[in-house]
């Protein structure tokens, strides 16, 4: 470096039709978002720019929201800001969440990133819409359940 088995995760299986050769479908399966009534909530419409000027368009992220296990709380140190408050980073801690055995529990060892929307979305039938990428590289200890003719 390659192949096979395999891991977390929705991120897979099949089929290759058409084409002006630029491109571009499909079927099954899995997952996400928007979206009535009823119910729930009712709280404060952030900042900038432009214009046909109080409305519209557009940009931003501190409010708010989405995907994800990826959060909450307080303390200490450092840097910044609209400076008696707050934002970011680091240090260790508590609670909580996730991974390691095909299930459950106890212990042990790790992980708690990132990104999107752009002032805005509760739930939600019909309906609408989006994703199926990328990343790893074999094997924790014990108890129970289940399975097995038995191990």
């Nucleotide at each position: 470096g390659g192949u096979c088995c395999a891991c977390a995760g929705a991120u897979u299986u099949c089929a290759c039709a058409c084409u002006u050769c630029g491109g571009c479908a499909g079927a099954g399966g899995c997952g996400g978002g928007g979206g009535a009534a009823c119910c729930a909530c009712u709280u404060a419409c952030g900042g900038g720019u432009u214009c046909c000027u109080u409305g519209a368009a557009u940009c931003c992220u501190u409010g708010g929201g989405g995907u994800u296990a990826a959060g909450u709380c307080a303390g200490c140190c450092g840097a910044g800001g609209u400076u008696u408050c707050u934002u970011c980073g680091g240090c260790g801690g508590a609670c909580c969440g996730g991974a390691u055995g095909a299930c459950u529990c106890c212990c042990a060892u790790c992980c708690g990133c990132a990104u999107c929307c752009g002032a805005c979305a509760g739930c939600u039938c019909a309906c609408c819409u989006c994703g199926c990428a990328g990343g790893u590289a074999u094997c924790g200890g014990g108890a129970g359940a289940g399975g097995u003719a038995a191990c």
Molecule: c-di-AMP riboswitch aptamer (ydaO/yuaA leader)
Organism: Arthrobacter sunyaminii